[in-house]
This is a predicted structure of a 479-nucleotide part of an RNA (small-subunit ribosomal RNA, 3' major domain) from an uncultured prokaryote. Its mean pLDDT, the model's own confidence on a scale to 100, is 85.

Context: one part of a larger RNA
RNA sequence: UGACGGGGGCCCGCACAAGCGGUGGAGCAUGUGGUUUAAUUAGACGCAACGCGAAGAACCUUACCUGGGUUGGAAUCCUCCCGAAUCCCCUAGAGAUAGGGGAGUGCCCUUCGGGGAACGGGAUGUUCAGGUGCUGCAUGGCUGUCGUCAGCUCGUGUCGUGAGAUGUUGGGUUAAGUCCCGCAACGAGCGCAACCCUUGUCGUUAGUUGCCAGCGGUUCGGCCGGGCACUCUAGCGAGACUGCCGGUGUCAAACCGGAGGAAGGUGGGGAUGACGUCAAGUCCUCAUGGCCCUUAUGCCCAGGGCUACACACGUGCUACAAUGGCGGCUACAACGGGCUGCCACAUCGUGAGAUGAAGCCAAUCCCUAAAAAGCCGCCUCAGUUCGGAUAGAAGUCUGCAACUCGACUUCUUGAAGGCGGAAUCGCUAGUAAUCGGAGAUCAGAACGCUCCGGUGAAUACGUUCCCGGGCCUUGUACA
Repeated sequence: UGACGGGGGCCCGCACAAGCGGUGGAGCAUGUGGUUUAAUUAGACGCAACGCGAAGAACCUUACCUGGGUUGGAAUCCUCCCGAAUCCCCUAGAGAUAGGGGAGUGCCCUUCGGGGAACGGGAUGUUCAGGUGCUGCAUGGCUGUCGUCAGCUCGUGUCGUGAGAUGUUGGGUUAAGUCCCGCAACGAGCGCAACCCUUGUCGUUAGUUGCCAGCGGUUCGGCCGGGCACUCUAGCGAGACUGCCGGUGUCAAACCGGAGGAAGGUGGGGAUGACGUCAAGUCCUCAUGGCCCUUAUGCCCAGGGCUACACACGUGCUACAAUGGCGGCUACAACGGGCUGCCACAUCGUGAGAUGAAGCCAAUCCCUAAAAAGCCGCCUCAGUUCGGAUAGAAGUCUGCAACUCGACUUCUUGAAGGCGGAAUCGCUAGUAAUCGGAGAUCAGAACGCUCCGGUGAAUACGUUCCCGGGCCUUGUACA
C1' cells in the first nucleotide's frame, strides 16, 4: 500500500422487510448429469454451465458409428494431351462411382491444313492441398462477470531515508469523485452527466391514410364528387432550465413545499460498460504460434446415431377448477411480414385442408380472426361438462423420403393431478399478474427466443437482520 475480520462509523441496491405471483409435488416439453450404446459428436459447470452457442438434428446440417469407396485429392498456378461448352438416355450398384450411347456447335485469327481465349476431362510432378485433430495455461479478436457500481489514474508542487502519501481526506449535498465550502496543494485525463435513438405535449411543412368535421350524390361501403379541418404518417422546430415564488440551509451547493405546465427536479425506456478482476469463456465463427495426421486424424457415399432410459437436477408449458368450464351472440389493438411470396372470395370437407380464383412488389391487396373483456343460457362441487397425459383407428400437409424420428386434424380412450416438505425465485407502475398478436430461423417442424399491444393491481413502517457493493477508520503473526 492492499486484502481480510462472526471490528467500528456513514450510505446504497427488490438485499431484507411490506405485498403480489410463482418454482420445489403432478403430466408433458426442453437442456444437463448419469447410465446404456457400434455411436448415443463435441463445447459450456457456483453466482456468471444446464429452452446456453443451436434464430429451428427425418436426408442435408454432422463434427459421431457401421459398412462401401478414394489418394495430388473439393481449390489455385505451371507444362503436356484430348474435347468447345452444354444437354439427354441406358446398364450395374444402397449410393458414391464405373461402363456405354446420343444430340450439339458458338467467339477471335486463318494460307481452310489449323491455331488461340474461356470452359470440361486426363496425365506428370513440384511449390502443395486438407484436418470441427491437440493446446483458450502460447495468442489476436469477440464475449460474460463484479457493475451503469462510482470509481481508476496522471503532470507539477509539497511531505517522507524509503515503500509511498498528499491531491481523491474533512463539513454539507447528490443517482453520481454530482456540486459547494474548507484544506499543501494546483490542475488534468479515463469514467458520471450531457450530446444519440425512442416515447409523452404543441406548432409548422406535406397530403391517393384519414373525415359527413361542412356540402352534394349514393347500388349505403369514405363508395363517388369534393376538402386537408381533425386522426395519422414523417421531416423541421418549440418545450423543462430548480427557470419563477415561499421556506430551510454556512444565505453556498442543495433540499422541502407551491404555481404555471402535456410533462418537474435524471419525465419514462433504450443504446452507451472507466482502470482492472476471474491464467473466466471461445483454437467448433474467424484469424493465428507450436505440436500431431498425410493410401489418413484428409475426402466421397448409403444407412444408423445426436431423439436411447432404472434414475437425479435446472428452465418452462398445461393443470388441479365456479373470479371457473362449455355453447351461442357481440365489440375494441399495436408491432411486424409478403413474388420460389401473402393469398381475399366461392365451392367441397365435421376438420386439418383441398380445388378454382381476384388483388397486392403493398399507409392502397393479403397474412388479420385479436384474445381476455361484455350479453344470454347450461353445469352445482363431483376426480366432475375440471384436467388433458397415454393409447387405438382414420386422415391432412410439407418434403426424393415422415419406420427409427415431423407438425396438424377427426372419432374413441380418458392417466396423474384436490394448490404442493425442507427450501427457493421474480417484481416498486402502465410494473407484477393475466390475455392474445407478430417476427427471425425455416421446405416442414416452438410450450423456446425477440418484439407488440389489450386488461391492469397490492405494498414499501423501516434499515436490526441475510446477500452484494461504495467511502472513512481500526486490528493483523496474511501478500